[in-house]
Context: one part of a larger RNA
RNA sequence: CUGGGCGUAAAGCGCAUGUAGGCGGGACGAUAAGUCGGGUGUGAAAUCCCUGGGCUCAACCUAGGAACUGCAUCCGAAACUGCCGUCCUGGAGUAGUGGAGAGGAAAGCGGAAUUCCGGGUGUAGAGGUGAAAUUCGUAGAUAUCCGGAGGAACACCAGUGGCGAAGGCGGCUUUCUGGACACUAACUGACGCUGAGAUGCGAAAGCGUGGGGAGCAAACAGGAUUAGAUACCCUGGUAGUCCACGCUGUAAACGAUGAGUGCUGGGUGUCUUGGGUAUUGACCCCCGAGGCGCCGUAGCUAACGCGUUAAGCACUCCGCCUGGGGAGUACGGUCGCAAGACUAAAACUC
Numbered sequence: 001c002u003g004g005g006c007g008u009a010a011a012g013c014g015c016a017u018g019u020a021g022g023c024g025g026g027a028c029g030a031u032a033a034g035u036c037g038g039g040u041g042u043g044a045a046a047u048c049c050c051u052g053g054g055c056u057c058a059a060c061c062u063a064g065g066a067a068c069u070g071c072a073u074c075c076g077a078a079a080c081u082g083c084c085g086u087c088c089u090g091g092a093g094u095a096g097u098g099g100a101g102a103g104g105a106a107a108g109c110g111g112a113a114u115u116c117c118g119g120g121u122g123u124a125g126a127g128g129u130g131a132a133a134u135u136c137g138u139a140g141a142u143a144u145c146c147g148g149a150g151g152a153a154c155a156c157c158a159g160u161g162g163c164g165a166a167g168g169c170g171g172c173u174u175u176c177u178g179g180a181c182a183c184u185a186a187c188u189g190a191c192g193c194u195g196a197g198a199u200g201c202g203a204a205a206g207c208g209u210g211g212g213g214a215g216c217a218a219a220c221a222g223g224a225u226u227a228g229a230u231a232c233c234c235u236g237g238u239a240g241u242c243c244a245c246g247c248u249g250u251a252a253a254c255g256a257u258g259a260g261u262g263c264u265g266g267g268u269g270u271c272u273u274g275g276g277u278a279u280u281g282a283c284c285c286c287c288g289a290g291g292c293g294c295c296g297u298a299g300c301u302a303a304c305g306c307g308u309u310a311a312g313c314a315c316u317c318c319g320c321c322u323g324g325g326g327a328g329u330a331c332g333g334u335c336g337c338a339a340g341a342c343u344a345a346a347a348c349u350c
Stems, first nucleotide, its partner, number of pairs: 003322004007304002012318001014201004021194003025088005031082001033081002035077008049065006091191001092188003095184004103177007110154001115149007125136002162169002206247006215241002220236004258317006266295011299306002323350003332343004
């Protein structure tokens, strides 16, 4: 000496389930595979090392010793790991009681608004902009009232709030259904953690087939602006946005922070819940559990900042990084209807 790292410098897979593998709580007994000690055998010579000797010295040559860190075998030890047996309840799970929630799927229903259609009133403008024009309107628009059609989204409540693994989820009702949490401590008795491959889920856009189409709106057309204006602004407007089924599999899929467990001062707010005290109304106050935030101690950090929701102190397992460009590209392979996705270089250059 036997790497260092991954919030922002390169680097956490978008998320989960889980196979192999790796790792794994407490007690007793047994074993002796790993482990440790000792003996024996072997570990050719040369080389390396030590002490001498020979060439005038040295390189070089040479004698003896040590060493050859290994392997085999025998004897022994039994703390730790493993294996075996018996047991335990703190990890994990089950059960019971209870409430919270935009968690998911399906069906049904509702009101406001936009647009369109029919009718009434009514008359010359309306619309739009920085200003205009394209545009609509005497075939009666805009405005206003009544009725109807249809699609999409659900104001207020709404929160610094809640739920979900992530993507994400918001009108109301019903049905089906997942998870988390609090309390009880009855049951199981380590059944656990992680997770290469694999499998599933996965915004928006996009694709296929069939529907639907109110508003919005890539492309496109026109009007403006401008030196130009393939834009920003305006008038229109098709895919699309919506539904069903199938595909795609990517995002600044972000907390730019993998999962799990334990440990390490506090303060404050909020959501759900338990106990106490209190009043018998919810509150207030005290103690606890689980989330979501803010501020900060120690500590950490290049700094910013993080700080019991760690980026602190540790352990286990996985993923990933190794100068910039070339390049997340070429080639090959796998997947895809395609678009493309995944895997992934080099020459050259600085």
Source information: The part of an RNA shown here (small-subunit ribosomal RNA, central domain) has 350 nucleotides and comes from an uncultured bacterium. Its mean pLDDT, the model's own confidence on a scale to 100, is 87. The RNAcentral record of the full RNA draws on ENA, Greengenes and SILVA.